Transfer RNA from an uncultured bacterium, 73 nucleotides, folded computationally. It was read from a public genome assembly. Its Rfam family is "tRNA". Rfam classes the family as a transfer RNA. Gene Ontology term of the family: triplet codon-amino acid adaptor activity. Rfam's curators write: Transfer RNA (tRNA) molecules are approximately 80 nucleotides in length. The coordinates come from a structure-prediction model, not an experiment, and the mean pLDDT is 81.

[in-house]
RNA sequence: GGGCGGUUAGCUCAGCUGGUAGAGCGUCUCAUUUACACUGAGAAGGCCACAGGUUCGAGUCCUGUACCGCCCA
Numbered sequence: 001g002g003g004c005g006g007u008u009a010g011c012u013c014a015g016c017u018g019g020u021a022g023a024g025c026g027u028c029u030c031a032u033u034u035a036c037a038c039u040g041a042g043a044a045g046g047c048c049a050c051a052g053g054u055u056c057g058a059g060u061c062c063u064g065u066a067c068c069g070c071c072c073a
Stems, first nucleotide, its partner, number of pairs: 001072007010025004019056001027043005049065005
C1' cells in the first nucleotide's frame, strides 16, 4: 500500500425487507430475611465510532475518516 470483518447501555452481544432501540450480566429502589445471599417486582442508563449524502423516514443503504482484528504484498 491492497482486501475482508468489526465499532449499538458500565460489560458481553442481538437488532429481519429502512418504519417508536432490545436481551443477559452488572448498578439502584422495593418486597422477602434477625441479617446477608437467593428469589420476585420495578427503575435508571443509548446523539447506534465520527462527518456527509439518499429518503417522508437511516442502527440498517451510499461515500469519506478514525480505531480494533485477520489476510496479502